A computed fold for a 176-nucleotide RNA from a Bacillota bacterium, annotated as Lysine riboswitch aptamer. The model forms 96% of the base pairs in the Rfam consensus. Lineage of the source: Bacteria > Bacillati > Bacillota. Its mean pLDDT, the model's own confidence on a scale to 100, is 77.
[in-house]
């Protein structure tokens, strides 16, 4: 000096990812629910119980009053580039309700998959033509390898792979 290897540090991809706050938004919804009347005649209670019910349950009708959760986009701030997301399993906590169970939610551990965003189709989820998600297809894009172009870092094209990757740099040892 060159090459590959281990470990560390710093970066890049772009409608880039996630969190949070504020104001707003509509297909939630004139729904759930409350009250009055009517109608009807024994159940209602989602699973179990409590509780309610002939002083009239539920379904139904009329009138009147009438929510919320959750989601999306915009702006600001914060953390970032396995950012993050999804699926399976485990642990802890929480939670609607009168109580319990179940569903759900939060945190965390672990295994696997996905480089990234977009479009389309099908399914799931949902009130939903929104959003999310799984699978498939499509082009785009980042990066690396190989090939081609008079082609040299650059540029363009083609094929293929994909994050435990790539680029830069440092330490340590190894080989020449």
């Nucleotide at each position: 000096g060159u090459g590959a290897a281990u470990g560390g540090u710093a970066g890049a991809g772009g409608c880039g990812c996630g969190g949070u706050g504020a104001a707003u938004u509509a297909a939630g919804a004139g729904u759930a629910c409350g009250c009055a009347c009517u109608g009807g005649g024994a159940g209602u209670g989602a699973c179990c119980a409590a509780a309610c019910g002939a002083u009239g349950a539920g379904u139904g009708g009329u009138g009147u009053g009438g929510a919320a959760a959750g989601g999306a986009g915009u702006c600001g701030c914060c953390g970032c580039c396995g950012a993050a997301g999804c699926a399976g399993g485990g642990a802890u906590u929480u939670a609607a309700u009168u109580g319990g169970a179940c569903c759900g939610a939060a945190u965390u551990c672990u295994u696997g998959c996905u480089g990234g965003g977009c479009u389309u189709g099908u399914g799931c989820u949902u009130a939903a033509g929104a959003a999310g998600u799984a699978c498939a297809a499509g082009a785009c894009u980042g990066u690396c390898a190989c090939c081609c172009g008079a082609g040299a870092u650059c540029c363009g094209g083609g094929u293929g792979g994909u994050g435990c990757g790539c680029u830069a740099u440092c330490u340590u040892g190894c080989a020449c």